Overview:
This is a predicted structure of a 71-nucleotide RNA (transfer RNA) from a Planctomycetota bacterium. Rfam family: tRNA.

[in-house]
RNA sequence: UGCGGGGUACAGUAGAGGCAACUGGCCGGUCUCAUAAGCCGGAUACGCGGGUUCGAAUCCCGCCCCCGCUA
Repeated sequence: UGCGGGGUACAGUAGAGGCAACUGGCCGGUCUCAUAAGCCGGAUACGCGGGUUCGAAUCCCGCCCCCGCUA
């Protein structure tokens, strides 16, 4: 410099036009003499800016960041 992949909750990942889900973690409740485990409930997320569309996490463009390859 060019090419490719990626950026979603505190962490790790799904989701590829209509509702953002799962596991762990966190908070509260229940249980227990108590703790843990179990069970119930809750908070927290679509990198940024435009475009397309009735509707965008999802499609298109630009930018930023990360990884790999290449010169």